[in-house]
RNA sequence: AAUGUAGCACAGUGGUAGAGCCCUUGCCUAACAUGCAUGAGGCUCUGGGUUCCAUUCCCAGCAUU
Numbered sequence: 001a002a003u004g005u006a007g008c009a010c011a012g013u014g015g016u017a018g019a020g021c022c023c024u025u026g027c028c029u030a031a032c033a034u035g036c037a038u039g040a041g042g043c044u045c046u047g048g049g050u051u052c053c054a055u056u057c058c059c060a061g062c063a064u065u
Stems, first nucleotide, its partner, number of pairs: 001065004007021002010018001015052001023039001025037003045061005
């Protein structure tokens, strides 16, 4: 100085968090694969502050590089 968000690797620049891979279920098939659809899985590293509202802005700490 940078990074920290789903099991993995990542997006998300103030208004109740998403796609991909993986996984569940169903369709398809003699079966598998591919394909299509569906569902589960997060209170966003921790604690404060600002704000009507914070993953987002500010401060401190922790971890990694």